[in-house]
Formats: sequence, structure tokens, C1' cells
RNA sequence: AACACAGAUCUCGGGGAGAGUUCCGCUGGGCGAGGACCCAGUGGACGCCGAAGGGGCAAGCCUUUAGAAGAGGUGAAACUCUCAGGCUCCAGGACCCAGAUCUGAUUC
Repeated sequence: AACACAGAUCUCGGGGAGAGUUCCGCUGGGCGAGGACCCAGUGGACGCCGAAGGGGCAAGCCUUUAGAAGAGGUGAAACUCUCAGGCUCCAGGACCCAGAUCUGAUUC
């Protein structure tokens, strides 16, 4: 200097699923009679989802043992649990892509 590889960070960048617009109450607003209706928030009930985060474990490896069994440790996920979070839209969203910066490796 290059940059096809890897990692980290950033970008109101692009894509991005699932599950009740359920029921009851309260508060505020639409709306200064009331009711009904609508919207937002909040408490509760039952029903669900899994792709923020979090928990769990297989093989393998290690320890123990003369060796084995057994026991213990380590050990992944998009699997699983559903604590958290979520169940119209918005927001969020694992993961993938793009760009930029930095670092490592590589080449010259």
C1' cells in the first nucleotide's frame, strides 16, 4: 500500500416471524348532562408466542479409578424452558445484507 478472509464498533441504513385489536375494573382524553362508542395508560383474569435478554442440556474433553462402572467438572444452538419480554398499528426484534472505521491475518 492492497484488502477476496476473520473479529469488534457504528449507521433514526435495508430486509425481518410468531401469538387475544379477548374479558372485567380504574384513570385521563375525544366530549363541561348522562349513557353508548372510540383512543391511551394502568390493575386483575384466563388463553397464547419466542427471534431482546436470561435458564437448561448432547457428543466430546478433563478429573477421580490399576482399569472399568459410577460420580464430578467443562460443554452449542434457530433445540428446549418461558423468569423477563411480547400477542392491531407504532416501537422492539435473533439473524441476514450494505456501507464506514478500527484491529488481526494474508499478499506485494
Predicted 3D model of a 108-nucleotide RNA (Glycine riboswitch aptamer) from a Planctomycetota bacterium. It was read from a public genome assembly, where an Rfam model found it. The coordinates come from a structure-prediction model, not an experiment, and the mean pLDDT is 80.